[in-house]
This is a predicted structure of a 97-nucleotide RNA (Bacterial small signal recognition particle RNA) from a Gammaproteobacteria bacterium. Its mean pLDDT, the model's own confidence on a scale to 100, is 76. Rfam family: Bacterial small signal recognition particle RNA. Gene Ontology terms of the family: signal recognition particle, plasma membrane targeting and SRP-dependent cotranslational protein targeting to membrane, signal sequence recognition. From the family's description: The signal recognition particle (SRP) is a universally conserved ribonucleoprotein involved in the co-translational targeting of proteins to membranes. It was read from a public genome assembly, where an Rfam model found it.

């Protein structure tokens, strides 16, 4: 010089985790002034009926906890996997001076 191998930057792909988010689940839940159903009472009505609505009851807004096989982040990690290069460092063989 020229072939070729090893680490390490680059660039990308996996696979593990590592913070957040959320869906879903459980609790619990709006004194009064969230919705809906209104027992009992209360009011119209001669009746029929009908009204407005307290507690209760069902749910929702909100809050607590749990969290995904979704979803986001990157100077995490790996006996990774692939690509590229007048890129550092380093081995080997081979020619030549």
């Nucleotide at each position: 010089c020229g072939c070729u191998g090893g680490u390490c930057c680059c660039c990308u792909c996996g696979c593990g985790g590592u913070g957040g988010c959320u869906a879903g689940c459980c609790g619990u839940g709006a004194a009064c002034u969230c919705c809906g159903u209104c027992a009992g009472g209360c009011c119209c009505g001669g009746a029929a009926g009908g009204g407005a609505g307290c507690a209760g009851c069902g749910g929702u807004a909100g809050u607590g906890g749990u969290g995904a096989u979704g979803c986001c982040a990157g100077g995490c990690g790996c006996c990774g996997g692939g690509g590229u290069g007048u890129g550092g460092c380093u081995g080997g063989c081979g020619c030549g001076g």